[in-house]
RNA sequence: CGAGUGCAGGAGACGACCGCGGCCGGGAGACCGGUCGAGGACAGUCCGGACUCCACAGGGCAUGGUGCUGGGUAACACCCAGGCGGGGCGACCCGAUGGAAAGUGCAACAGAGAGCAGACCGCCGAUGUCAACGUAUCGUUUCGGCGCAAGCCGGGCUAUGCGCUUGAACAGGCAAGGGUGAAACGGUGGUGUAAGAGACCACCAGCGUUCCGGGUGACCGGAACGGCUAGGUAAACCCCACCAGGAGCAAGGCCAAGCAGGGAGUGGGCUGCCCGCCCAUCAAUCCCAGGUAGGCCGCACGAGCCCGCUGCAGCAAUGCCGGGCCUAGAUAGAUGGUCGUCAUCGAUCUGACGGAUCGAAUACAGAAUCCGGCUUAUACCUGCACUCGCGGU
RNA sequence: GCGCCCGUAGCUCAAUUGGAUAGAGCGUCUGACUACGGAUCAGAAGGUUGGGGAUUCGAGUUCUCCCGGGCGUG
Numbered sequence: 001c002g003a004g005u006g007c008a009g010g011a012g013a014c015g016a017c018c019g020c021g022g023c024c025g026g027g028a029g030a031c032c033g034g035u036c037g038a039g040g041a042c043a044g045u046c047c048g049g050a051c052u053c054c055a056c057a058g059g060g061c062a063u064g065g066u067g068c069u070g071g072g073u074a075a076c077a078c079c080c081a082g083g084c085g086g087g088g089c090g091a092c093c094c095g096a097u098g099g100a101a102a103g104u105g106c107a108a109c110a111g112a113g114a115g116c117a118g119a120c121c122g123c124c125g126a127u128g129u130c131a132a133c134g135u136a137u138c139g140u141u142u143c144g145g146c147g148c149a150a151g152c153c154g155g156g157c158u159a160u161g162c163g164c165u166u167g168a169a170c171a172g173g174c175a176a177g178g179g180u181g182a183a184a185c186g187g188u189g190g191u192g193u194a195a196g197a198g199a200c201c202a203c204c205a206g207c208g209u210u211c212c213g214g215g216u217g218a219c220c221g222g223a224a225c226g227g228c229u230a231g232g233u234a235a236a237c238c239c240c241a242c243c244a245g246g247a248g249c250a251a252g253g254c255c256a257a258g259c260a261g262g263g264a265g266u267g268g269g270c271u272g273c274c275c276g277c278c279c280a281u282c283a284a285u286c287c288c289a290g291g292u293a294g295g296c297c298g299c300a301c302g303a304g305c306c307c308g309c310u311g312c313a314g315c316a317a318u319g320c321c322g323g324g325c326c327u328a329g330a331u332a333g334a335u336g337g338u339c340g341u342c343a344u345c346g347a348u349c350u351g352a353c354g355g356a357u358c359g360a361a362u363a364c365a366g367a368a369u370c371c372g373g374c375u376u377a378u379a380c381c382u383g384c385a386c387u388c389g390c391g392g393u
Numbered sequence: 394g395c396g397c398c399c400g401u402a403g404c405u406c407a408a409u410u411g412g413a414u415a416g417a418g419c420g421u422c423u424g425a426c427u428a429c430g431g432a433u434c435a436g437a438a439g440g441u442u443g444g445g446g447a448u449u450c451g452a453g454u455u456c457u458c459c460c461g462g463g464c465g466u467g
Stems, first nucleotide, its partner, number of pairs: 001389010012342007020037007039364001043375002046373005051248004063244005068082005083097001084095004098239002103237002105233002120178002122174003127171003130167003133163005139157002143154004186204006205229001207226008252297004261288003265281006304325005311320003343362002345359006394466007403419004412450001421437005443459005
């Protein structure tokens, strides 16, 4: 210098004028003055809580969710640290990451065979059959020859036996190689064999059991033995462990016009109902509850923010201690606009540093009960730590 | 605001427990028929299954994050 990784942060500043909302003060009022007034996501509403009402003896079933280990937390599917697996040269990143030797299911097409697998091509010729050939023997007397004849010789046919023989048609053996597939039941070398194969042997990978060592643990390292290989899928059913009652601030509570309604009772409590008892209220131009419009509360002091020469403990998440601060609360919904100066970025000019000019360049969004997370959007800029490559000293 | 649902061709709908190249009707286009048009007949085109990622050998289907639309609720 280039390329990249992780963590953290900012999200324009100041002034003038006009405008909006809450609160406080003043004013008869119009209004005036003071003060405060969006975010890192306030978005998506994906998780988890606080809070409120309803339900609820305890426990269980069903349903849903989560899923390595340890820790953090109010809680979580979040965070931190670690293990294992995968990716990257690396800094680092990603992982719903328990169980498939509990059970059930699924695997299209292709392929011989797809789940206690299988034989298409191929290899073999051990074994049986068959065929050929050779050979031996018996039979036959069909043919030829010889002979008076019996018969003999040669050929043929048939049957049987045998073979260091041939073939590979049938049966059979094999799974090394080819081929199919996402996936084909360990790998390499040797022994062995008719050919082969964990059939056997050596080494290696992997699995199970037992033991030893390390670690809180996930797990890691090692030894012996075993059977020789156990496949994939649980974001399929399922098993195991843990968690979860339901609804949501339009929850819920209080006050209460108008209209309609009820009445010598009405309302509340014990209690869901009946009886009974207790309490409150009251005598009709009066009383009563429920409750609509409307108003108020919930609702802004909270898992709050800032500081503490690096506060203390802890690797960290986080917890604890001390001090300081109060910082939106509208209800159809306020938080905006213009101008000036500066800042940052980009372009142009200037030989460079610097400077000048121009810019309709300064994002994404925006409170609606609150909080902790996750995810997504985001112009431009800053800091720290680290990795890889190239060059120079 | 809060709670919930849906998305497949231009339109309306299918697609078995996840299985190959996602089908059907209407519509569109081309040709035939007709003097012309309609109807009819024959044929064709038309799909990022709203988008990205994940699980799986394989995703329209399962999970997740976005996008768009709709419903309920005082």
Annotation: Two RNAs folded together computationally: RNase P RNA and transfer RNA, 467 nucleotides in total. Rfam match: Bacterial RNase P class A. It is annotated as a ribozyme. Rfam's curators write: Ribonuclease P (RNase P) is a ubiquitous endoribonuclease, found in archaea, bacteria and eukarya as well as chloroplasts and mitochondria.